Predicted 3D model of a 63-nucleotide RNA (Fluoride riboswitch aptamer (crcB RNA motif)) from an Actinomycetes bacterium.
The sequence was found by an Rfam model in a public genome assembly.
The coordinates come from a structure-prediction model, not an experiment, and the mean pLDDT is 76.
Order: sequence, then structure tokens, then C1' cells
RNA sequence: GUCGAUGGUGGCGAUGGGGCUCGCCCGUACGACCGCCGCAAGGCUGAUGGCUCCUGAGGGUUG
Repeated sequence: GUCGAUGGUGGCGAUGGGGCUCGCCCGUACGACCGCCGCAAGGCUGAUGGCUCCUGAGGGUUG
């Protein structure tokens, strides 16, 4: 690196993906979850639940 056999392999945490970790919901239904301001029009912060890397966007500086 390839092939074969057997067993296992849930979801969610306001905008993408990977790793680690925390919390929550759950076996038909149910449920975890779905930011803030404003009467409305409309406005504001953040790609994380947390850490980190990548990607995208924005700002500053330098070449």
C1' cells in the first nucleotide's frame, strides 16, 4: 500500500470545514437548537459552546 471477513458508527450548542474537548437532547410523537436592539421601518456583534488549524469576508501596516 492492496484485498477479504466480522463488529461498531444518533442529534444539537445564531453563518463553512478538520482535530481535541465540554455541555445538552434522544429512541413514534416529543425534544436539545434557532443572537441582540427597536412600536415599526430598520440597526448591531460573531465563521468556535471552548481551544486550535484551514477556508471565506472585513480593517490596519509594509513591499